The prediction has a mean pLDDT of 77. c-di-GMP-I riboswitch aptamer from a Candidatus Bipolaricaulota bacterium, 79 nucleotides, folded computationally. Of the family's consensus pairs, 100% are formed in the model.

[in-house]
RNA sequence: CUCCGAAAAGGGCAAACCGCGCGAAAGAACGGGACGCAAAGCCACGGGCCACACAAAGGCAGGCAGCCGAGCCGCCGGA
Numbered sequence: 001c002u003c004c005g006a007a008a009a010g011g012g013c014a015a016a017c018c019g020c021g022c023g024a025a026a027g028a029a030c031g032g033g034a035c036g037c038a039a040a041g042c043c044a045c046g047g048g049c050c051a052c053a054c055a056a057a058g059g060c061a062g063g064c065a066g067c068c069g070a071g072c073c074g075c076c077g078g079a
Stems, first nucleotide, its partner, number of pairs: 002079004012037002017032003022027001035066001041072002045069003048064003
C1' cells in the first nucleotide's frame, strides 16, 4: 500500500417504537430503546426514493448518508 472480516480485545453507532417538541409535509433535534451495522464515520456530487406548503407564470425550495455509486477520512485483527 492492497485485499479480507473467521476468531479475539477495547470500544463505537443505533431501526422500529415511546416521550418531548420543531415543521405544511417528508422528516430532523434531544431523552429512552436496540432491529441491526466493520465505515450504520463525513459529504446531497450522480442516480434513486419521500414530501409539495408558497407562487399567475418562469420558477424558488425541503428531506433520506440505515438505498446504490463517486469523493474525503478512519479503529482492531488477518493475509